[in-house]
Context: one part of a larger RNA
Molecule: large-subunit ribosomal RNA, domain IV
Organism: archaeon
RNA sequence: CUGCGCUAAGGGAACUCGGCAAAUUAGCCCCGUACCUUCGGUAUAAGGGGUGCCUGCUUCGCGAGAAGCAGGUCGCAGUGACUAGGGGGGCCCGACUGUUUAUUAAAAACACAGGUCCCUGCAAGCUCGAAAGGGUGAGUACAGGGACUGACCCCUGCUCACUGCCCGUAGGUGAAAGCCCCGUCCAAGGGGCCUAAGCCCGGGUGAAGAGCGGGCCUAACUCUGAGGCUCUCAUGGUAGCGUAAUACCUUGCCGGUUUAAUGCCGGCUUGCACCAAGGGGGUAACGAGGUCCCCACUGUCCCUAGCGCAGGCCCG
Numbered sequence: 001c002u003g004c005g006c007u008a009a010g011g012g013a014a015c016u017c018g019g020c021a022a023a024u025u026a027g028c029c030c031c032g033u034a035c036c037u038u039c040g041g042u043a044u045a046a047g048g049g050g051u052g053c054c055u056g057c058u059u060c061g062c063g064a065g066a067a068g069c070a071g072g073u074c075g076c077a078g079u080g081a082c083u084a085g086g087g088g089g090g091c092c093c094g095a096c097u098g099u100u101u102a103u104u105a106a107a108a109a110c111a112c113a114g115g116u117c118c119c120u121g122c123a124a125g126c127u128c129g130a131a132a133g134g135g136u137g138a139g140u141a142c143a144g145g146g147a148c149u150g151a152c153c154c155c156u157g158c159u160c161a162c163u164g165c166c167c168g169u170a171g172g173u174g175a176a177a178g179c180c181c182c183g184u185c186c187a188a189g190g191g192g193c194c195u196a197a198g199c200c201c202g203g204g205u206g207a208a209g210a211g212c213g214g215g216c217c218u219a220a221c222u223c224u225g226a227g228g229c230u231c232u233c234a235u236g237g238u239a240g241c242g243u244a245a246u247a248c249c250u251u252g253c254c255g256g257u258u259u260a261a262u263g264c265c266g267g268c269u270u271g272c273a274c275c276a277a278g279g280g281g282g283u284a285a286c287g288a289g290g291u292c293c294c295c296a297c298u299g300u301c302c303c304u305a306g307c308g309c310a311g312g313c314c315c316g
Stems, first nucleotide, its partner, number of pairs: 001311008010302002014300001019297001027051005036041001038151001052073009074078001086295007093287002098110002114149007125136004152282004157212003162209002164205005171200003178193005213231005240274001241271001252268006
């Protein structure tokens, strides 16, 4: 010096990206437990007390034994070793238990009950196969397949112009075949008539793919703009949320937290570039998820030191 283990006065996170690591806590019995809540929970919340051995007695029990009362007694220490939660609060994400990158990622990713839409009446639809045939299924719409969303609660606005899908008369277009005509007779070939799907055309459809504006003016302080004018589009972003896992400017501004805060929380909001099942907003419980604060505790640190085991290293 390296690995592993142990101890440390005073201070106690000053360390650090970050309490990483370590320390604290720990079993059982008793007391006692807040906010919030989907009334189940949160809860081992938090916080406190007890815990060995001996003697006598009480209660329960058929018994083994269990629970208790009174007194005594030893140690620094009685779950004496081993075993064995640190705790609390705010916020984000995901409801939850689960699943995953075998071998750097366990997550806010996947799944999930629940929701909605689409296809399908059974020789179904979807699917494997060249076919025969097979799966779903020896099922039958309370079923099967597909897509999106993802408990629950409150909700889920406007646009069918584009794209897709569905429906549809008439009309337009529309290949071959067929029919008619031309082609010196045949043929090649040419022209015409008729005409399926499709397309055009008409309509519908957003929990289908998608999209959801600009300029100017205006209230008797100022500011703001309920309101007006105008251009334009298919319609011009409703509710809710908002400097956000989304905000460029940005360390926005205000408040709280700190002696000090590009952090966190609350509010405001002119949203570079939130927005409603690519779901919007909430939400108890849950989480080896992310982030901030507090208590406890500590060799993380101030600031190092000592000890044990093994190795390195030095001498022989």